[in-house]
């Protein structure tokens, strides 16, 4: 874009069309083919009139209705499309091989006669369809004779003309053959012959779907002579001869299928169709015959078989909608059992007319095309209602109401043209026209709205229910489900389903491709076939013009015209690319001939080679045997064993044997068609390459079929057998090891014969030929150049690589050995899987080989490349990663904190590093959380607002009851104005009621924000311009030095920036400036038992503020005249002094909704809020992080030294007193460089202890206390006695740390009423050890390579098994179908033959041939179906 459509919704009018696509399955009823009295004999009755013996009979009805005889039609028209691959049909031709009734037209004729029959008439049979006998009758029904040719037949001529037999024409003998009347007397009818028209038969060429998993078929087959039969040709059909027809241009089979004209798409070529209307062909219940006739083997005729129906008196008949209606059946489906012969045609009739489901109209269906309608103009800052909202306001929307107009269709009602045309008259089934009326009134659905594709919000829903044309939504914010409101497109129709084209360059004629995406045959030689150098000359078959006829009308095109437009319809025109006649042209193919030599071959010379076959021969290694020597291991691996060796192994000598394969040379080399092919020598033998330019003269390229050749494994018969060696034994390895590694060892591997025939048989690149820039290497000749030569150096042929321009390609590539340009010619390919399977055929000894599918089943497979990411890839480099050290962890005890258990509750998060002394810098109440019990409360613990009330007050005292909130009572009673101030009013605030709302540590961190961890203080992460690339993307940022570093330097299609990295800032580390109190105290003074205690200083230390100070700045050296590096000087510090704040772009849906903040959901007498206990601390256990040990570098007791940083008012607390001591009594002083926490500890001395479960270690227990608190039971610290557990240095693992560092020793603060702190944060003392590497593990970085990864190796992803589904192959066998083959029966029927009867005409009986149906067999082919069994292929989180 269409449709003979079908299904949903929905539906107003009209035109013109269209409507059983299934079951060519059966069919009820009623119709569809008659007609003609001018062809013919016959001839009722109803009813009426008269007449009557009352039985009836006459006239009319009437020569009427009817039937029969006999003529034309009944072969048309109508339907179907079942068969049919076919001369059926379609074009163009031929018929000299025919035939035509009606009809036109010309010629002649229509002359004498005869017997019959139907009808009737009457007996009879039969149920019924019918049908017999006897009488009789006519005719355009049917015989005899006659006349008769320019007619048939037969002879034998002339003339002409043809493409062959022949075909006209004309005259001649011989034979032979006709007719019919009727009627209104001028018409028809008849016969014979001839012409024309019309229809028709018959032939030829082409042209006319799929299959080769249908390759060979045919016996009346092919052809010839006679004959027969036909209108006519001819194996049409018979009898003999002869053996011959077809076929890879696809016969034979099988499968679909009516053909065309056309129709729908398409720009065309094309691909699909063949309703409807035209034309041709077949069928007409299924098969088969004829008959009649002008025509038939005949839709509504005849006989005959077979299946169905159907009547019947059982004896027999009767019957075909695939004609119009209609039934039922089937199916997604497809109309009335209408009206009419007025029109158009058609049969018959002179002719009026009949007759016509043909046909012309109605009806039913949106089924298509086409028109027309559902009003029209006005009407608001825009009404309700719905829908959204940012709550302001938007859209629906001039829509609506509401004014005003019109008047199409549909209703109503009147009148009447045209279809109508017959000499006139009459004639309309149905359509139609025109005028009037009335009123906005009767008349809008339907799909879509994620992208492709116009058109977006809300709501419900929560991988559910759905949705999907391809992608692909849906898991709680869905523009995709569903409904809404909005919108888009279309509109009396609008989705959807099928179906054809087109987009599809997705079969490529036009117009594709095969290195790698699917595709080059493994390789040659070659046969059909397809192509083919150069000149000339001749044909015309193709070519190209002109012409001739045909290409049927419809259809489309285009011009006019007719229905109000159009759809529809008419006239004319173009068209119809085709086939065909005659001509013309002679380039180019093609034939025919002539001729060349450059294509191919030959001939001589020469070369080079692991080309092929067959012989012989050589050395090295190996093994084996014998012998000598020798004496214990050998062998073997990543380490071992297995195995061999005192019966003497390896090892080493001699000598003999055996088999296989050929070291160096050797090559990027040669050779050959490929496979392939290596010692030597000898014999035979293919190919090639150069030279000479001598012959031949296009002999040529390909190449389907065909034949050889063909790696390895393998098979077959005979051999041979060192070595290495599938199977197999065994030792190892491992979770397993039916491998990888070892020891051994059969087929084999090696000849000869034959035989498989396949490979990643690869340049993944078919073979010829021409042409298209070059540099370079090697192999083979032969030439020039130098006087000859070498060597070199030009140019050349052939050969094999390497790089590369132009081009090409999707890209990588490729590039004169093409994947470029082109041409011949073959071979292959069309998504991935199923599958190179299955059947079937062929081929082989078998394995197998060649050839080659469908079901289903996915939405991809796949190819170059790109960035990532990754590797038991590679290079570089880092980093306490390792290694080199020091200390620990795991072992014990107890602190903590997690799993788990348990509990009424043990509240919650955190989860490899990057959860686990983590949130929590302090769980007895409280915190804290409804975690549990239990109690109480409903505007509420807290917030804001509007409304009512009212002056009763909040709040404070006291009672009562409760466990405590909480309730109850009783008292007392606040502030501000105003007034007549004993006291009274008013108001706010508060208070009650109610109403909105509050409240939620309720769920979602996977909705969010902000905040944090993490890779990582790792060097990295990008950008803009420019260039490269179809493109993603690259370049820059790689390379080469350096570097703690993407730091810098130099190269450089790159130049340049930004985050990062460094710097900038903070603390230490030297100095110096300036300032001295609460700090210090050298010099002087004063004073105490003693102290800077005091005057007094500012020099010192310190205090806190600005500064200098380091910058690879000097030297030497290495280095690219670079950066940098190594050493060095100076210096308080040297190459970023050392610390610390600082964390690039992004990863991990990382962590936190319980810090807060916040969508959305939830909850609201409760999941909110008060309280009381209880729980978070529960205890077979497992783990993480610590702390104390285990002791003599220790412990203990008693002396004695040095810090730094911080904190103190509900606070820090001095001297003093009391207690062993925790503390307690007191309080001086200090809001702090003043005072006080405060005694530092390791350390240093001096006694002890003597190697022990101890004078180590301190757990646990018990009793007695302090202390803080309302309150230490469950649950607190913390002293004092006593008590004295494990624990002797810790398996496999694993951890931290590179200098003021580990180790190790104290102080200190935060949080606090205490304190579970051994934690966390910080602060100073003592103060080592080792390494200056980069094998290795982990982890990062950069740069290469691989990748079937990309939620990215925690990735992907294979194959068995189990189970469920689906299609399918084998499958003993069971069962249908076609389609033919032999045999048997043998209807009707033609035909021939016999015989009866017969005046004619006919006809009986019988019987050959053939032969439909039906039956026997054996066998082919396609189907279904089957236990059972093969693999598939799909499925959810199974298994190994």
């Nucleotide at each position: 874009a269409u449709c003979g459509a079908a299904c949903g919704c929905u539906g107003g009018c009209g035109g013109c069309a269209u409507g059983g696509c299934u079951a060519a399955a059966a069919c009820a009823u009623g119709c569809a083919a008659g007609u003609c009295g001018a062809a013919c004999g016959c001839g009722a009755a109803a009813g009426u009139a008269c007449c009557u013996u009352c039985g009836g009979g006459u006239g009319c009805g009437a020569g009427u209705a009817g039937a029969g005889u006999g003529g034309c039609g009944a072969a048309a028209g109508g339907g179907c499309g079942a068969g049919u691959a076919a001369c059926g049909c379609g074009u163009u031709u031929c018929u000299a091989a025919c035939g035509u009734a009606c009809c036109u037209c010309c010629a002649a004729g229509c002359c004498a006669g005869g017997g019959a029959u139907a009808g009737c008439a009457u007996c009879g049979a039969g149920a019924a369809a019918u049908c017999g006998g006897u009488g009789g009758u006519a005719a355009u029904a049917c015989c005899u004779g006659a006349u008769g040719a320019c007619c048939c037949c037969g002879u034998a001529g002339u003339g002409u003309c043809g493409u062959a037999u022949g075909g006209c024409a004309c005259a001649g003998c011989g034979g032979g053959c006709a007719a019919a009347g009727g009627c209104u007397u001028g018409c028809u009818a008849c016969u014979u012959g001839g012409a024309g028209a019309u229809c028709g038969g018959g032939a030829a060429a082409c042209g006319u779907c799929c299959u080769a998993u249908c390759a060979g078929c045919u016996u009346g087959u092919u052809g010839g002579u006679g004959a027969g039969g036909u209108a006519a040709u001819g194996g049409c059909u018979c009898a003999c001869c002869a053996a011959g027809g077809c076929g890879a241009a696809g016969a034979c089979g099988g499968g679909u299928a009516g053909c065309g004209g056309g129709u729908g798409u398409g720009a065309g070529a094309g691909c699909a169709c063949g309703a409807c209307c035209c034309g041709c062909c077949g069928c007409a219940u299924c098969g088969g015959g004829a008959c009649u006739g002008a025509g038939a083997c005949a839709c509504u005729g005849c006989c005959c078989g077979g299946a169905c129906u159907c009547c019947u008196a059982c004896g027999g008949g009767a019957g075909g909608c695939u004609g119009c209606a209609g039934u039922a059946a089937c199916g997604a489906a497809u109309a009335u059992u209408c009206c009419g012969c007025a029109a158009u045609g058609c049969g018959c009739g002179a002719a009026a007319g009949c007759g016509u489901g043909a046909c012309g109209g109605a009806g039913c269906a949106a089924u298509g095309c086409c028109g027309c309608g559902u009003g029209c103009a006005g009407g608001a800052u825009g009404a309700a209602g719905c829908c959204c909202c940012u709550c302001g306001g938007g859209g629906u929307g001039u829509a609506a109401a509401c004014u005003g107009c019109u008047g199409u269709c549909a209703g109503g009602g009147a009148u009447u043209a045209g279809g109508a045309a017959c000499a006139c008259a009459a004639u309309g089934a149905c359509c139609a026209a025109c005028c009037c009326c009335a009123a906005a009134g009767g008349a809008a659905g339907g799909a879509c709205c994620g992208g492709c594709u116009a058109a977006c919000u809300c709501u419900g829903u929560g991988c559910c229910a759905g949705c999907a044309g391809c992608c692909g939504c849906g898991g709680u914010a869905a523009u995709a489900c569903a409904g809404a409101g909005g919108g888009u497109c279309c509109a009396a129709g609008c989705g959807u389903u099928g179906a054809u084209c087109g987009g599809a360059a997705u079969c490529a004629c036009u117009g594709g491709g095969c290195u790698u995406a699917a595709a080059g045959g493994g390789u040659u030689c070659g046969u059909a076939g397809g192509c083919g150098g150069a000149u000339c000359u001749g044909u015309a078959a193709g070519u190209a013009u002109g012409u001739u006829g045909u290409g049927a009308a419809a259809u489309c095109c285009c011009a006019c015209a007719g229905c109000u437009c159009a759809a529809c319809u008419g006239u004319g025109g173009a068209a119809u690319u085709g086939c065909u006649u005659c001509g013309u042209a002679g380039a180019c193919u093609g034939c025919a001939g002539a001729u060349c030599u450059u294509g191919a071959g030959c001939a001589c010379g020469a070369c080079a080679g692991g080309g092929g076959c067959c012989a012989u021969c050589a050395g090295a290694a190996c093994g084996a045997u014998a012998g000598g020597u020798g004496g214990a291991g050998c062998g073997g691996u990543g380490a071992a064993a297995u195995g061999c060796g005192u019966a003497g192994a390896u090892a080493u000598c001699u000598a003999u044997c055996g088999g296989a394969a050929u070291g160096c040379c050797a090559a990027a080399g040669g050779u050959g068609a490929a496979g392939a092919c290596a010692g030597a020598u000898g014999g035979c033998u293919g190919g090639g390459u150069c030279g000479u330019c001598g012959c031949u003269g296009a002999c040529g390229c390909u190449c389907a079929g065909g034949a050889a050749c063909g790696a390895a494994a393998g098979c077959a018969u005979g051999g041979g057998u060192a070595g290495c060696g599938a199977a197999c034994g065994g030792g190892a390895u491992u979770a397993g090891a039916u491998a990888c590694c070892c020891c051994g060892g059969u087929a084999g591997u090696c000849c000869a014969u034959g035989c498989c025939c396949u490979a990643a048989a690869c340049g993944a690149u078919g073979u010829g030929u021409a042409c298209u820039a070059g540099u370079u290497c090697g192999a083979g000749g032969a030439g020039g150049u130098u006087u000859u030569g070498a060597c070199g150096c030009c140019a050349u042929c052939u050969c094999g690589g390497a790089c590369g321009a132009a081009g090409c390609u999707a890209a990588a590539g490729u590039a004169u050995u093409a994947a470029g340009u082109a041409c011949a010619c073959c071979g292959c390919c069309u998504g991935g899987g199923g599958a190179g399977u299955a059947c079937g055929g062929u081929c082989g000894c078998a394995a197998g080989g060649c050839u080659a599918a469908a079901a289903c089943u996915c939405a991809a497979a796949g190819g170059a490349a790109u960035u990532g990411a990754c590797g038991g890839g590679g290079a570089c480099u880092c980093a306490c990663a390792c290694a080199a050290g020091c200390g620990g962890u795991g072992g014990a005890g107890c602190a903590u904190g997690u799993g788990g258990c348990u509990u009424a509750a043990u509240u919650c998060g955190a989860a490899g590093c990057a959860a686990c002394g983590c949130g929590a810098a302090g769980a007895a109440c409280c915190u804290u959380a409804u975690c549990c019990u239990g109690g109480g409360u409903u505007u509420g613990a807290c917030a804001u607002g509007g409304a009512c009330g009212g002056a009763u007050u909040a709040g404070c005292u006291u009672u009562c009851c409760g466990a405590a909130a909480a309730g109850a009572a009783a008292g007392u009673a606040a502030c501000a104005c105003u007034c007549u101030u004993u006291g009274a009013g008013u108001g706010g605030a508060a208070c009650g009621u109610u109403c909105a709302c509050a409240g939620g540590u309720g769920c979602u961190g996977c909705a969010u924000g902000g905040c944090u961890g993490u890779c990582g203080u790792c060097a990295g992460c990008u950008c803009g311009u420019g260039c490269u690339g179809u493109g993603a993307a690259g370049u820059g940022u790689c390379g080469g030095g350096u570097u703690a570093a993407g730091u810098c330097c130099c190269u450089u299609a790159a130049c340049g920036a930004g985050c990062g990295a460094a710097a900038c800032c903070c603390c230490u580390g030297u100095c110096g400036u300036u300032a001295g109190u609460u700090g210090c105290u050298a010099c002087c003074a004063g004073g105490u038992a003693a102290u800077g205690c005091u005057g007094a200083g500012g020099a010192c230390u310190c205090u806190a503020a600005c500064g200098a100070g380091a910058c690879u700045g000097c030297c030497g050296g290495u280095g690219u005249c670079a950066a940098a590096c190594c050493g060095g000087a100076g210096g308080a510090a040297g190459g970023u002094g050392g610390g610390g704040a600082u964390g690039a772009c992004g990863u991990c849906a990382a962590g936190u909704c319980c810090u807060c903040a916040u969508g959305g959901c939830c909850u609201u007498u409760a999941u909110g809020c008060c309280c009381a206990g209880g729980g978070c601390u529960g205890c077979a256990c497992a783990c993480g992080u610590g702390c104390u040990a285990c002791a003599a570098u220790g412990c203990g007791u008693u002396g004695g030294a040095c810090a730094g940083a911080g904190c103190g008012a509900a606070g820090c607390g001095a001297u003093a007193c009391g207690g062993c001591a925790a503390c307690g009594u007191g309080g001086a002083g200090c809001a702090a460089a003043u005072c006080g926490c405060a005694g530092a500890a390791a350390c240093c001395a001096a006694c002890g202890c003597u190697c022990a479960g101890u004078u180590c270690g301190g757990a646990u227990u018990g009793u007695g206390g302090u202390c803080u608190g309302c309150a230490a039971c469950u649950c607190g610290a913390c002293c004092a006695c006593a008590u004295g557990a494990a624990g002797u240095u810790g398996g496999a693992a694993u951890c931290g740390c590179u200098a003021g560092u580990a180790a190790u020793c104290g102080c200190g603060u935060a949080u606090c009423a205490u304190c579970a702190a051994u934690g966390a944060c910080g602060c100073g003392g003592u103060g080592a050890a080792u390494a200056a590497g980069u094998u290795c593990c982990u982890g990062a970085g950069u740069c290469u390579u691989g990748u079937a990864c990309a939620c990215a190796c925690c990735g992907c992803c294979c194959g068995u098994c189990a189970c469920g589904u689906c299609a399918u192959g084998g499958g003993a066998g069971c069962u249908g179908g076609u389609a033919g083959u032999g045999c048997c029966c043998g209807a009707a029927g033609u035909c021939g033959c016999a015989u009866c009867a017969a005046u004619u005409c006919a006809g009986g009986u019988g019987u050959g041939c053939c032969u439909a149906c039906g039956g026997c067999a054996a066998g082919a082919u396609c189907g279904g179906u089957g236990a059972c069994u093969g693999g598939g292929a799909c499925g959810a989180a199974g298994u190994c």
A computed fold for a 1440-nucleotide RNA from Algisphaera agarilytica, annotated as small-subunit ribosomal RNA. The RNAcentral record of the sequence draws on ENA, RefSeq and SILVA. The source organism's lineage runs through Bacteria, Pseudomonadati, Phycisphaerae, Phycisphaerales and Algisphaera.